[in-house]
Context: one part of a larger RNA
Molecule: large-subunit ribosomal RNA, domain II
Organism: Ignavibacteriota bacterium
RNA sequence: GCCUACGAGUUGCUCGUACGUUGCAAGGUUAAUCCUGUCAUGCAAGUGGCUGGAGGAGCCGUAGCGAAAGCGAGUCUUAAAUGGGCGUUUUAGUAACGUGCGGCAGACGCGAAACCGGGUGAUCUACCCUUGGUCAGGGUGAAGUGGGGGUAAAACCUCAUGGAGGCCCGAACCGGUGUGGGUUGAAAACCGCUCGGAUGAACUGAGGGUAGGAGUGAAAAGCUAAUCGAACUCGGAAAUAGCUCGUUCUCCCCGAAAUAGCUUUAGGGCUAGCCUCAGGUAUAGUGUCACGGAGGUAGAGCACUGAUUGGGCUAGGGCCGUCACAACGGUACCAAACCCAGACAAACUCCGAAUUCCGUCGACAUGGUUCCUGGGAGUCAGGCAGUGGGGGAUAAGCUUCAUUGCCAAGAGGGAAACAACCCAGACCGUCAGCUAAGGUCCCCAAAUGUACGUUAACAGAUAAAGAAUGUUAGGUUGCUCAGACAACUAGGAGGUUGGCUUAGAAGCAGCCAUUCCUUUAAAGAGUGCGUAAUAGCUCACUAGUCAAGCGACCUGGCGUCGAAAAUUCUCGGGACUAAACGUACUACCGAAGCUACGGGCUGUCUCGACUUGUCGAAACAGCGGUAGGGGAGCAUUCUCAACGCAGUAAAGGUGUACCGCGAGGUGCGCUGGAGCAUUGAGAAAAGAAGAUGUAGGC
Numbered sequence: 001g002c003c004u005a006c007g008a009g010u011u012g013c014u015c016g017u018a019c020g021u022u023g024c025a026a027g028g029u030u031a032a033u034c035c036u037g038u039c040a041u042g043c044a045a046g047u048g049g050c051u052g053g054a055g056g057a058g059c060c061g062u063a064g065c066g067a068a069a070g071c072g073a074g075u076c077u078u079a080a081a082u083g084g085g086c087g088u089u090u091u092a093g094u095a096a097c098g099u100g101c102g103g104c105a106g107a108c109g110c111g112a113a114a115c116c117g118g119g120u121g122a123u124c125u126a127c128c129c130u131u132g133g134u135c136a137g138g139g140u141g142a143a144g145u146g147g148g149g150g151u152a153a154a155a156c157c158u159c160a161u162g163g164a165g166g167c168c169c170g171a172a173c174c175g176g177u178g179u180g181g182g183u184u185g186a187a188a189a190c191c192g193c194u195c196g197g198a199u200g201a202a203c204u205g206a207g208g209g210u211a212g213g214a215g216u217g218a219a220a221a222g223c224u225a226a227u228c229g230a231a232c233u234c235g236g237a238a239a240u241a242g243c244u245c246g247u248u249c250u251c252c253c254c255g256a257a258a259u260a261g262c263u264u265u266a267g268g269g270c271u272a273g274c275c276u277c278a279g280g281u282a283u284a285g286u287g288u289c290a291c292g293g294a295g296g297u298a299g300a301g302c303a304c305u306g307a308u309u310g311g312g313c314u315a316g317g318g319c320c321g322u323c324a325c326a327a328c329g330g331u332a333c334c335a336a337a338c339c340c341a342g343a344c345a346a347a348c349u350c351c352g353a354a355u356u357c358c359g360u361c362g363a364c365a366u367g368g369u370u371c372c373u374g375g376g377a378g379u380c381a382g383g384c385a386g387u388g389g390g391g392g393a394u395a396a397g398c399u400u401c402a403u404u405g406c407c408a409a410g411a412g413g414g415a416a417a418c419a420a421c422c423c424a425g426a427c428c429g430u431c432a433g434c435u436a437a438g439g440u441c442c443c444c445a446a447a448u449g450u451a452c453g454u455u456a457a458c459a460g461a462u463a464a465a466g467a468a469u470g471u472u473a474g475g476u477u478g479c480u481c482a483g484a485c486a487a488c489u490a491g492g493a494g495g496u497u498g499g500c501u502u503a504g505a506a507g508c509a510g511c512c513a514u515u516c517c518u519u520u521a522a523a524g525a526g527u528g529c530g531u532a533a534u535a536g537c538u539c540a541c542u543a544g545u546c547a548a549g550c551g552a553c554c555u556g557g558c559g560u561c562g563a564a565a566a567u568u569c570u571c572g573g574g575a576c577u578a579a580a581c582g583u584a585c586u587a588c589c590g591a592a593g594c595u596a597c598g599g600g601c602u603g604u605c606u607c608g609a610c611u612u613g614u615c616g617a618a619a620c621a622g623c624g625g626u627a628g629g630g631g632a633g634c635a636u637u638c639u640c641a642a643c644g645c646a647g648u649a650a651a652g653g654u655g656u657a658c659c660g661c662g663a664g665g666u667g668c669g670c671u672g673g674a675g676c677a678u679u680g681a682g683a684a685a686a687g688a689a690g691a692u693g694u695a696g697g698c
Base pairs, nucleotide, nucleotide: 001698002697003696004695005694006693011105012104013103015102016101017100018099019098020097021096022095023094024093027060028059029058033054034053035052037050038049039048040047041046064071065070074086075085076084077083108246109245111243115236116235117234118233119232120231126210127209128208129207130206131205132204133203134202135200137169138168139167140165144161145160146159147158148157149156173197174196175195178193179192180191181190212228214224215223216222249633250632251631252630253629254628259272260271261270262269263268273379274378275376276375277374278373279372280371285366286365287364288363289362290360291359292358293357294356299351300349301348305345306344309341310340311339312338314335316334317333318331319330320329321328322327382407383406384405385404386403387402388401389400390399391398412423413422414421427599428598429597430596432595433594434593438589439588440587441574442573443572447586449585450584451583452582453581454580460576466561467560470558471557472556473555474554475553476552477551478550479549487545488544489543490542491541493518494517495516498512499511500510524539528537529536600623601622602621603620604619606617607616608615609614610613634687636684637683638682639681640680641679642678644676645675652671653670654669655668656667657666658665659664
C1' cells in the first nucleotide's frame, strides 16, 4: 500500500419548546398502588410481561394584581388618586405518540501533556553497613639503621643497609581519550586501532539498608530495572481539550457568510445582519419616467481663514553720510497696511455639478417580491479586479475603508499555459442551425478577402528623459528665369602693421572703439586653420558658367538610438514584408449562450376524471451550487399480520440480459445444498474510502 471484517449524532429523564397525527374539550389527564384475565417461569409461595378495570393524590388550563396579608374584572401604588403600572372587554386547552432543536447526563467518534489516591520496585544504578576476594613483572630508592670520615660534643659529609609513596613503566582488572567502522547494526551503545588508572579517595563477590515531592548524588537535575525537571502499576476515568483529524445510501427544491455591537475578546462565543421551512399579509416591495425636496463632494474660486511670487506705493526697522545735541539726507537692504498682476489648501469657501438619498397624485414594467410571527441553521480568517480615498515612497500579488463585479460556492469559449481579466450562467440527449468574446497561411475550425494608406526597423514580438538631414502627411515663412540652392572659374582691395598692450601682437593672445573712411561688381579694422611675429590657406561678400526649384521653422503618423542578467533560441511554434500597423467594408469560423427536435423533473394556474386526494392533459415559468434548511425515496437486520416459495433445489456465490433519474430491483445459466421471499405495519447495534483508524491476511 491493497483486500476482508469492525469503526462515529445514540440512550435515559413525571425536563423544555415548536410542528405533525390522534382522542377528549372549558376542560384534559392520571401517578404510586390495587383488582381481573392471559402468557412465561418456579415443586410451591411468588415474580415478571401484556389486556381490561379501579385509583382524582397531583399537574396544566379556565383571572388577574400585589413582596405579602389580601382583594378580585380588577388590583397595586397612596392619606387619597381626576393619575400611573400590570390586567379585563378579544377565550383553547390538555393527554399520548412521532419528528426537529434545546437542557441534564461521557452525549457524534478517536486523541493529550498532566492532577490526585492506593500499592509494587535498590536482581539495573547511587550511596551506606557487614563479611570475603584480587592487583604478572620491572623501576625509583624517603625516613630509620650500620661502617668510615668529621667535631670539644653536635651538626655535617660519604659508603652501605633499608624499602616509604593517593611515586614511575606496564599485564590481569577497572575505565572510555581520539579516530575509522557500524547507524532498517552482529549489538535498543557494539567492533578495530589508539588512549587513562593500575597499593589506592583502587577494583570486586556475597548478604543487608535507604523510594516517589521521596531516596541517593566528589553535583551532570545525574541515577532510582533499556523509563526520570518527579519511577512503575491499578484506580478516580469515557479527567478536560474554545484544538487537530474523521463522521458511512440516492434523488428533488431553495441557498448563505467571511459584517456590526459586546466579549481576559481577537483562529472562541452571544445578539443583530444575510439563508431555509411553516403560517399569515396586499392601496405591500423594487425599477424607469414625471414632480417636490436634502446635500457642500468633483470642479472652480480667493469674498473669509491661512499660506504665497513679482511690481508699485509707503509706516516701522537696518546700513551709509552730514552731524556737539536735536535733526536731516541717501538707500540695488528687511518690510506691516494698501494697490496691480500671478497663484495654493483634507481640517479655506463668494460659488458649485454628475451620481446618490428621501418623499408624492400618478403611468408603465417586474413577480422565490415586501412586511409580520414562529421552527432550523450556517457564517464572524475572505480574496482579486475597476472606481473614489487614507497609510506607504501618487512602492508591493502591501495595508485599511467605501462602492460595483467576479472567485469563494461557477462548469463552458477566449487570453499559449493562467481561482478573479473578456464573453457567457452547465436539467438530459442529437454526426442539426445562428451568434458572443476572440479569430480566419500551417500546427488549428474559418478570407493567402476587398479598397486606400503607413512601416523596412530580426519593427510587429515589452520601457523613460533625451538625441538625430530615417520616412510620410499637413501648415507658416523666405529666396528664385531680373537665374535662386549646390558645384566649378575668378576676385576678396587701399588708408592700415586701426589705437592700446606687448619681447613681438601685422584681421585672427588680450583690452578699447557711434567698428571709420576710400576704390569698387564686391570685399568684416575680419568666419576659421596657420606663424615666434610676418607669410600662407579659407570664409563672409561679388561677377561669370550652368538651368529650376532651394532654404528656415511649426504640427501629426510610423520607424532609429537611448536598451546590461544570470541553464540554447523564440512572436504559443512554424514561419510572415504581410500572415505587421491604420481606416472602411463584406463573408465565414467560433461556447454547455440562443434556436431546432426529442425526453425528464419542479412550481403556478386552468380543465377533466373519479375512490376527495390522487391521477391525467394543456399553458406559462423554472431546474450551476460549498456551509446550510426543506421534501421524497432505496437498501440491511429483527418483530407482528396476511399470503406464498423450496431437494422437481432455499439462502449465498458467479456470469449475462432487462427494468428504474438514482440508491437499487428482476429474469435466466452455472455453482451451492437448507432454508427464504413478497405485501401491510412496526423497531433499529441500519449503509465506509478516508480518522499517521482497530484486527487479520497478502